[in-house]
RNA sequence: GCCGCCUUAGCUCAGUUGGUAGAGCAAUGCUUUCGUAAAGCAGAGGUCCCGAGUUCGAAUCUCGGAGGCGGCU
Numbered sequence: 001g002c003c004g005c006c007u008u009a010g011c012u013c014a015g016u017u018g019g020u021a022g023a024g025c026a027a028u029g030c031u032u033u034c035g036u037a038a039a040g041c042a043g044a045g046g047u048c049c050c051g052a053g054u055u056c057g058a059a060u061c062u063c064g065g066a067g068g069c070g071g072c073u
Base pairs, nucleotide, nucleotide: 001072002071003070004069005068006067007066010025011024012023013022019056028042029041030040031039049065050064051063052062053061
C1' cells in the first nucleotide's frame, strides 16, 4: 500500500430481504431474613463508532472517515 470482517445498554451479544431498538449478566429498588447471601418481583439504563446521501421512513442500503482484528505484498 491492497483486500476481508467487526463497532448496538456498564459487560457479552441478538436484531430474520428498511416500518416502535431487545435478551442474558451486572447495577438499583422492593419482598423475604435478626442480618447477609440465595431466591422472587419491579422499574431504569441507548446520539445503534462519526459524517453525508437515498427514502414517506435507515441499526439495516450507498459513499467518505475513525478505531479494532485478520490476510497479502
A computed fold for a 73-nucleotide RNA from a Parcubacteria group bacterium, annotated as transfer RNA. Its mean pLDDT, the model's own confidence on a scale to 100, is 81. The organism belongs to Bacteria candidate phyla, within Bacteria. Its Rfam family is "tRNA". By type it is a transfer RNA.